RNA sequence: AAGUCGUUAAGGCAAACUUGUCGAAAGACAAGGACGCAAAGCCACAGGGUCUGCCGUUCGCGAGAACAAUGACAGCCUGGCCGCCGGA
Numbered sequence: 001a002a003g004u005c006g007u008u009a010a011g012g013c014a015a016a017c018u019u020g021u022c023g024a025a026a027g028a029c030a031a032g033g034a035c036g037c038a039a040a041g042c043c044a045c046a047g048g049g050u051c052u053g054c055c056g057u058u059c060g061c062g063a064g065a066a067c068a069a070u071g072a073c074a075g076c077c078u079g080g081c082c083g084c085c086g087g088a
Stems, first nucleotide, its partner, number of pairs: 004088002006085001012037002017032006035075001041081003046078003049073003056067004
């Protein structure tokens, strides 16, 4: 220096929930808060999966129903990229 692995430690992230803002919703962001995380860092234009259904299409007298991502989830899985610590 490279590769593999993750027992301790430094440092890091932050689920549910609460408040506020944005959004049609799913959800996101900020503050509080810690269930957990060795990539819980990034990629949703890599593949699969899940959630939502504004607009739209179809049906319906209507109320509404069904379909439908271009919306969302990287803390669902696989994959890709990058990286901290220090032990073998």
Molecule: c-di-GMP-I riboswitch aptamer